[in-house]
Molecule: FMN riboswitch aptamer (RFN element)
């Protein structure tokens, strides 16, 4: 430095105001909020320079995780639980910098499981749950 085992610990934000109504944080009008990882954008710090590292960096672009739906395996086994695998899975443009930007800037718009309830991205519930992942620690090996 790479890789494999375990094995900690960490891992989602958001309805304030008005309006109608018996009744809305769910309807209407302004408001508010973006999970992890990449990236020919930015910024910054180190290197003598090219250029090469390390940090930042996108809600709509890759690709993943959370809801759903279905199948296999393993546990004696349908219910049950560990585990895999498949499907399903919201949304942008426009102008402006540059060599280069759907990532920076402007600006003007969109999205957003499942139950419950007045019809919910923001309430209440599965969920003191699960995950993509991060960050360390300890060991094997090259």
């Nucleotide at each position: 430095u790479g890789a494999g085992u375990u094995c900690u610990u960490u891992g989602g934000g958001g309805c304030g105001g008005g309006g109608u109504g018996c009744a809305a944080u769910u309807c209407c009008c302004c408001a508010c909020c973006g999970g992890c990882a990449g990236u020919g954008u930015u910024u910054g710090c180190g290197u003598u320079u090219u250029g090469c590292g390390c940090a930042u960096g996108a809600g709509u672009c890759u690709g993943c995780g959370a809801a759903g739906a279905g199948g296999g395996g393993c546990g004696c086994g349908u219910c049950c639980g560990c585990u895999c695998c498949u499907c399903c899975c919201g949304a942008c443009g426009c102008g402006g910098u540059g060599a280069g930007a759907u990532c920076c800037c402007g600006c003007g718009a969109c999205c957003g499981a499942c139950g419950g309830u007045a019809u919910a991205g923001u309430c209440c519930g599965g969920a003191u749950g699960g995950u993509a992942a991060a960050a360390g620690a300890a060991u094997u090996u090259u």